[in-house]
Context: one part of a larger RNA
RNA sequence: CUGGGCGUAAAGGGAGCGUAGGCGGGAGAAUAAGUUAGGAGUUUAAUGUACGGGCUUAACCCGAAAUCUGCUCCUAAUACUGUUCUUCUUGAGUAUGGGAGAGGGAGAUGGAAUUCCAGGUGUAGCGGUGGAAUGCGUAGAUAUCUGGAAGAACACCAGCUGCGAAGGCGGUCUCCUGGCCCAAUACUGACGCUGAGGCUCGAAAGCUAGGGGAGCAAACAGGAUUAGAUACCCUGGUAGUCCUAGCUGUAAACGAUGGACACUAGAUGCAGGAGGAGUCAAUCCUUUCUGUGUCGUAGCUAACGCGUUAAGUGUCCCGCCUGGGGAGUACGCUCGCAAGGGUGAAACUC
Numbered sequence: 001c002u003g004g005g006c007g008u009a010a011a012g013g014g015a016g017c018g019u020a021g022g023c024g025g026g027a028g029a030a031u032a033a034g035u036u037a038g039g040a041g042u043u044u045a046a047u048g049u050a051c052g053g054g055c056u057u058a059a060c061c062c063g064a065a066a067u068c069u070g071c072u073c074c075u076a077a078u079a080c081u082g083u084u085c086u087u088c089u090u091g092a093g094u095a096u097g098g099g100a101g102a103g104g105g106a107g108a109u110g111g112a113a114u115u116c117c118a119g120g121u122g123u124a125g126c127g128g129u130g131g132a133a134u135g136c137g138u139a140g141a142u143a144u145c146u147g148g149a150a151g152a153a154c155a156c157c158a159g160c161u162g163c164g165a166a167g168g169c170g171g172u173c174u175c176c177u178g179g180c181c182c183a184a185u186a187c188u189g190a191c192g193c194u195g196a197g198g199c200u201c202g203a204a205a206g207c208u209a210g211g212g213g214a215g216c217a218a219a220c221a222g223g224a225u226u227a228g229a230u231a232c233c234c235u236g237g238u239a240g241u242c243c244u245a246g247c248u249g250u251a252a253a254c255g256a257u258g259g260a261c262a263c264u265a266g267a268u269g270c271a272g273g274a275g276g277a278g279u280c281a282a283u284c285c286u287u288u289c290u291g292u293g294u295c296g297u298a299g300c301u302a303a304c305g306c307g308u309u310a311a312g313u314g315u316c317c318c319g320c321c322u323g324g325g326g327a328g329u330a331c332g333c334u335c336g337c338a339a340g341g342g343u344g345a346a347a348c349u350c
Stems, first nucleotide, its partner, number of pairs: 004321003007304002012318001014201004021194003025088007033081002035077008049065001051063004091191001092188004096183004103177007110154001114150008125136002162169002206247006215241002220236004258317006266295011299306002323350003332343004
């Protein structure tokens, strides 16, 4: 390479946008590049094959032939692919009218709780644990009431709920803004799918600079526990957690399941529309589209399980795997301020 695979055995890129490339809907015409058929030429020799011949035979040697694949040319065919032209509407998109939403960004604002500060009441404890102690408290704590300050997060609603490409998004209001769904028409006329490189986004932690700092809390300190206790428990507590601007670019970034399209029993919830029936009010029934769950037929699967949201049946494109360890290491290159990231072996060993 071929072949086989990628939910859990090795294997889906963290996610999107998109370049090249690959692939691509219906009808007609032209062409004849691919394709198919026939013919011609060419394709060293030796070897191999079949035939004939020569050494007594064989090995060996000689002759003439066929085969092989490729290339070139000629003639013909036109189903499929390609190219060009014309055309169509079902793929894709645009317009119109509605709809839901924790989608994103900025600004404003609210209450509960916590801590702190000031004052009042009040007195000996509080706190903490399995039990204690460290700690706080007669310089008046804890408790309770009043007033004030600060930062962070938004109880209930809350849901197998919704939205987003993923990461993720949750008090309220305003402004700006992306996507999605439904209905009925009109329009464009294949404008599509995927996507190596590339670009953008990307939790937490971490980094740089400047702010902020209530609570929590790596590190650290003390008290316990213990044989020890560099832990689990307790009392403290700094980075950090928060904001602004930048960097980092990784996660069990998971549905451990790439994207798109088509087809293949149903049952039952929930959410968003639209239509119909109805005592058109609630409600309920029913049809249909979209999304999100549970169960399940056929089928698939090593099994578990999956099962119209496929891991079923097919097509197209991309990524990835090839025994365990060594090792996601070394070296090189590259990105980064650094931490480190990306790419990524071998010896050896079982």

A computed fold for a 350-nucleotide part of an RNA from a metagenome, annotated as small-subunit ribosomal RNA, central domain. The RNAcentral record of the full RNA draws on SILVA. The prediction has a mean pLDDT of 87.